[in-house]
A computed fold for a 543-nucleotide part of an RNA from a metagenome, annotated as small-subunit ribosomal RNA, 5' domain.
The RNAcentral record of the full RNA draws on SILVA.
Its Rfam family is "Bacterial small subunit ribosomal RNA".
Context: one part of a larger RNA
RNA sequence: GAACGAACGCUGGCGGCGUGCUUAACACAUGCAAGUCGAACGGGAAAGCUCCCUUCGGGGAGUGAGUAAAGUGGCGCACGGGUUAGUAACACGUGGACAAUCUACCUCUGGGAGAGGGACAACUUGUCGAAAGACGGGCUAAUACCUCAUAAGACCACGAGACCUUCGGGUCAUGCGGUCAAAGAUGGCCUCUACUUGUAAGCUAUCGCCUGGAGAUGGGUCCGCGCACCAUUAGCUUGUUGGUGAGGUAAUGGCUCACCAAGGCAAAGAUGGUUAGCUGGUCUGAGAGGACGAUCAGCAACACUGGAACUGAGAUACGGUCCAGACUCCUACGGGAGGCAGCAGUGGGGAAUAUUGGACAAUGGGCGAAAGCCUGAUCCAGCAACGCCGCGUGAGUGAUGAAGGCCUUCGGGUUGUAAAGCUCUGUCAGAGGGAACGAAUAAGGGUGACCUAAUACGUCAUCUGAUGACGGUACUCUCAAAGGAAGCACCGGCUAACUCUGUGCCAGCAGCCGCGGUAAGACAGAGGGUGCAAGCGUUGUUC
Numbered sequence: 001g002a003a004c005g006a007a008c009g010c011u012g013g014c015g016g017c018g019u020g021c022u023u024a025a026c027a028c029a030u031g032c033a034a035g036u037c038g039a040a041c042g043g044g045a046a047a048g049c050u051c052c053c054u055u056c057g058g059g060g061a062g063u064g065a066g067u068a069a070a071g072u073g074g075c076g077c078a079c080g081g082g083u084u085a086g087u088a089a090c091a092c093g094u095g096g097a098c099a100a101u102c103u104a105c106c107u108c109u110g111g112g113a114g115a116g117g118g119a120c121a122a123c124u125u126g127u128c129g130a131a132a133g134a135c136g137g138g139c140u141a142a143u144a145c146c147u148c149a150u151a152a153g154a155c156c157a158c159g160a161g162a163c164c165u166u167c168g169g170g171u172c173a174u175g176c177g178g179u180c181a182a183a184g185a186u187g188g189c190c191u192c193u194a195c196u197u198g199u200a201a202g203c204u205a206u207c208g209c210c211u212g213g214a215g216a217u218g219g220g221u222c223c224g225c226g227c228a229c230c231a232u233u234a235g236c237u238u239g240u241u242g243g244u245g246a247g248g249u250a251a252u253g254g255c256u257c258a259c260c261a262a263g264g265c266a267a268a269g270a271u272g273g274u275u276a277g278c279u280g281g282u283c284u285g286a287g288a289g290g291a292c293g294a295u296c297a298g299c300a301a302c303a304c305u306g307g308a309a310c311u312g313a314g315a316u317a318c319g320g321u322c323c324a325g326a327c328u329c330c331u332a333c334g335g336g337a338g339g340c341a342g343c344a345g346u347g348g349g350g351a352a353u354a355u356u357g358g359a360c361a362a363u364g365g366g367c368g369a370a371a372g373c374c375u376g377a378u379c380c381a382g383c384a385a386c387g388c389c390g391c392g393u394g395a396g397u398g399a400u401g402a403a404g405g406c407c408u409u410c411g412g413g414u415u416g417u418a419a420a421g422c423u424c425u426g427u428c429a430g431a432g433g434g435a436a437c438g439a440a441u442a443a444g445g446g447u448g449a450c451c452u453a454a455u456a457c458g459u460c461a462u463c464u465g466a467u468g469a470c471g472g473u474a475c476u477c478u479c480a481a482a483g484g485a486a487g488c489a490c491c492g493g494c495u496a497a498c499u500c501u502g503u504g505c506c507a508g509c510a511g512c513c514g515c516g517g518u519a520a521g522a523c524a525g526a527g528g529g530u531g532c533a534a535g536c537g538u539u540g541u542u543c
Base pairs, nucleotide, nucleotide: 001543002542003541004540006539007538008537009536010535013391014390015389016388017387018386019384020383021349026347027346028345030344031343032342035075036074037073040072041071048063049062050061051060052059053058082302083301084300092226093225094224095223096222097221098220101219102218106215107214108213109212110211111210112209114148115147116146117145123138124137125136126135127134128133154179155178156177158175159174161172162171163170164169184207185206186205187204188203189202193200194199195198228274229273230272235265236264237263240262241261242260243259244258245257246256247255277299278298279297280296281292282291283290284289304325305324306323307322308321327338328337329336330335355381357380358379359378363377364375365374366373367372394424395423396422397421404415405414406413407412428484430479431478432477433476434475438470444464445463446462447461448460449459450458487532488531489530490529491528492513493512494511498527499526500525501524502523508515509514
C1' cells in the first nucleotide's frame, strides 16, 4: 500500500447491487418447511339453509355433497434445503479402465395383455389402557395379493459355427430341453351381435400394464499422477500378504469363511501423532510465489450420540423404522413422547451477525389426463454504512476586507469571498396527480392440416382467450422550498500540516526514534492548518 463474512470509538442525508453466528456439530417453546392422484378402489359425514310433520321435547325430506376427514392402492418422500463434526482418504482434482457393473420416470423400437381364486383395511362389533395405542369376531372393492395358461437366447444347462480378444473370455446368429408375465381406467361410436329406447358385449382414441432391444440420464467399482506438518514418531502387520474352493454383491476383490503357503509395507518415510472437508476459485504480488477455501458452483461426509437393517430402481434414509445411551417433556407410576447442522424465532456462548414477514405472479420441483394442490426451493419485502458503486448537503455575485475569535513587534496580520446582502437553480428528502416491464402461455372457443369409419379423442399451425407477491413500487408530471442533510483523524521526524495559553520527569503521549524536570511546534485546551469524507480512525488477520 492492498484486502476483509469483520469488531470497537466518534459521526451519520438518499439510492442501486451484494453480504450478514467465523464462537457452543450447545440446548430448543411455537408456527410452517412433502405431498398428490376420485380418470386405480370400497365406503362416506356434520354445521348451516329450505320445506313438511309435531305430543313443542323433537322427527323426516331436500340441499350442503359424492364435499370434508379417514382407509386400500399408485407415484413422490434418496430431489430440493442445512452444516463442516468426522475424514490426510481413490475423500477431492485430473486423466483413464469396467471383456467385473446397475439405472425408476423419459425417448425410439419388437412382441403381448387369455382364464380363474382367496383375502385384508376402511366399516361394524367386543375387550384392555390415564394416555400413546393394542388385541379379537364379522362384512367388502381394486391398477392390492395369489394360481393356471401363453412365451422370446429374457434367464439356465448342454451342443456346435463365425468374428474379436487383455488368451481369462466377449459379441453375433442358432439347435434340443427347462424356467419366468400382465390391469385396467376415461372419452367417443353403433358397421357387426344381444335386448331394439339407447345401452351392453364389441369397435375405436388416449392414458396406463407385461416382456425384450437400443438410447439418454444418473450412479457403482478399479487404476496412473497430484494433494498439510512432526523422525524430539523407525520399525509396522495375523484376514495380515498370496493361493485353492465356497458364500455374498448389480459387480471385481480377504468383502466374508474353510484349508494351504509365509508372506506384505518401510528412510523415495511405513507405522504413530497433530491439524484439516477437497476443488473451481478468493486476497495479495510485476511475476514467481505466499495466505485463505464466507457468499456462488461441483464433489464428499453428517443429521441428538453409537449401532443395525427394512422398504425401494435408488437409502443403510435430516422432518422413516428398530436397539442401546445421554438429555428434555407427559403420566392415573403401569407406561409413553421428542430430536431446528430446513425457514423464522428463543435461551446460552461471544468483540460480533437480521423478521416468529408476503406470494406461489415468475423460474424450478412432486403428484395429476387436466383443472389444480403442495413447495420457508425460489421470487420479493423488513433490519444492519457490513461492503462496493452513484448522488447530495447548493450555484453566481459580493471589500468599508463588517462584527466576533486568535495572534501581535500594537503598526497590523489572520479566519476571509468566508459570512451578511443581492441574483438564481431544484438533484435527494417532503406533499399531491398519473403509472409500468417482468405475462410467456394454460383451460376453453374459432379456422385449417394430419390421424380415423367419424364432424369422437388426440397431435400440429394460426386467431382469440385468465393470471402480478413485489406495489400504487420503479418511472413520470406538478407544487413548495436554500429551506431538512458533515464529520472524523492528524499537524516533532518518518509524513501533508504552527502558533498561543495551561502544566512543570507531574498529568500525560507514543507505530519506531522518542517528548514532559518553567518560554513544550511531541502532554491538555484554543485559534489556525493538512488529509479523507457519509464516513473517518483504532484493533485483529493475510499478502